[in-house]
RNA sequence: GCGGGUGUAGUAUAGUGGCAGUACAUUUGCUUCCCAAGCAAAGGACGAGGGUCCGAUUCCCUUCACCCGCU
Repeated sequence: GCGGGUGUAGUAUAGUGGCAGUACAUUUGCUUCCCAAGCAAAGGACGAGGGUCCGAUUCCCUUCACCCGCU
């Protein structure tokens, strides 16, 4: 330099055009003499920019980070 892949909450992971979910974690409450465990609830995320579309995490382009391969 060229090609390919991945990027979603603090962590891990689903989601092939219309409500962004799950588990753990965090906070609050219940329970308990206290802790742990358990139960209930709440907050929190689509790497960035642009395009297509009535509508984009999803499709297209560019870009950033990481990984793999070729030279």